This is a predicted structure of an 80-nucleotide RNA (c-di-GMP-I riboswitch aptamer) from Butyrivibrio sp. INlla16.
The organism belongs to Butyrivibrio, within Bacteria.
RNA sequence: UGGAAUUCAGGGCAAAGCUAUCGUGAGGUAGUGACGCAAAGCUACAGGGUCUGAGGCUUAUCAGACAGCCAGCUGCCUGC
Repeated sequence: UGGAAUUCAGGGCAAAGCUAUCGUGAGGUAGUGACGCAAAGCUACAGGGUCUGAGGCUUAUCAGACAGCCAGCUGCCUGC
C1' cells in the first nucleotide's frame, strides 16, 4: 500500500420497554435500559419502499416521518 475476514485485543453504537418533553400524527429529543449490529457512521435532494396528515374516492395530488426496510456514499483498529 492492497485484498480478504470477524477470530484476537482495545473499544464503539444502542432495539423494545419505562420516565420526561415536543408534534394533529407517523415520529423526534433527553435519561434509563440492552434486543442486536463489522459500518446500527453519513445520506430522505441518487433511487426504491413503508408509514402519517390533508384532499380525493369519478381521484392518485401536496406536505411530512422513517436509513436498526432495501439501498447510495464514506471509513477506524488488531492479526494474517

Source information
The RNAcentral record of the sequence draws on ENA.